[in-house]
The prediction has a mean pLDDT of 83. A computed fold for a 133-nucleotide RNA from a Chloroflexota bacterium, annotated as SAM riboswitch aptamer (S box leader). It was read from a public genome assembly, where an Rfam model found it. Taxonomically the source falls in Chloroflexota (Bacteria, Bacillati).
RNA sequence: CCCUUAUUCAGAACGGCAGAGGGGACGGCCCUGUGAAGCCUAGCAACCGGUCCUAACUCGGUAUCGAGAGCAGGAUACGGUGCUAAUUCCGGCGUCUGGCGCUGAUCAAAUAGCGCCCGGCGAAAGAUGAGGG
Numbered sequence: 001c002c003c004u005u006a007u008u009c010a011g012a013a014c015g016g017c018a019g020a021g022g023g024g025a026c027g028g029c030c031c032u033g034u035g036a037a038g039c040c041u042a043g044c045a046a047c048c049g050g051u052c053c054u055a056a057c058u059c060g061g062u063a064u065c066g067a068g069a070g071c072a073g074g075a076u077a078c079g080g081u082g083c084u085a086a087u088u089c090c091g092g093c094g095u096c097u098g099g100c101g102c103u104g105a106u107c108a109a110a111u112a113g114c115g116c117c118c119g120g121c122g123a124a125a126g127a128u129g130a131g132g133g
Base pairs, nucleotide, nucleotide: 001133002132003131004130005129006128007127008126013041015040016039017038021031022030023029026091027090028089042084043083044082047080048079049078050076051075052074053073057068058067059066060065088125093122094121095120096119098117099116100115101114102113103112
C1' cells in the first nucleotide's frame, strides 16, 4: 500500500511537560493562551491474545467423585492495539413518506415533470480491530 471481514448515535483527567494549532480530504460549522498538536501519567473499552469459569468428549473409580479437555458463552484491563469535544461534528450520492414552489395554465383544474426543505432507510468514503497478500 492492497484484499476480506466486524464495529462505527455508548464510554473515558479541572493532572504534569509543552507553547499554536486541531477536528482524514473538500465545503460548512466548531474546539483552542480559561492552553491546540506532541510526550508522560491517569482513564475508557472486551477487537485480538492470555488467565479463570464452563459443554460435548476422554481417563480412573462400585457409586458419590477426581483429573484432563476447552465449542459457544461469561468474567477479568495481564499483554497487543485503539480511543478519551460535538452521531464518523454536519453535508455531498441513491431512495421513500410528508410539506412548499415553478412549468403545465387557462376562468378553474387533473395526470405528469423539475426544484427546495424536515425526517427515515441505504450506499460510497473515512476510522479502528482481526485475518491475509